[in-house]
Notes
The RNA shown here (transfer RNA) has 72 nucleotides and comes from a Patescibacteria group bacterium.
RNA sequence: GCCGUCCUAGCUCAAUGGUAGAGCAACGGUUUUGUAAACCGUAGGUUCCGGGUUCGAGCCCCGGGGACGGCU
Numbered sequence: 001g002c003c004g005u006c007c008u009a010g011c012u013c014a015a016u017g018g019u020a021g022a023g024c025a026a027c028g029g030u031u032u033u034g035u036a037a038a039c040c041g042u043a044g045g046u047u048c049c050g051g052g053u054u055c056g057a058g059c060c061c062c063g064g065g066g067a068c069g070g071c072u
Base pairs, nucleotide, nucleotide: 001071002070003069004068005067006066007065010024011023012022013021018055026042027041028040029039030038048064049063050062051061052060
């Protein structure tokens, strides 16, 4: 230098162009002498950045940044 894959909650990951979700973690509660476990609930998001297409973009297109892998 070229090619490919990926970037979404604190972490690991979902989401067919139509209200962004789950598990774990956090917080509150029930239970317990107390803690843990279990159960119930709550909160947590500028979907890496900028533009475009569209009635509507996490998803499609373009540019940029980053991570990983391959080729040279």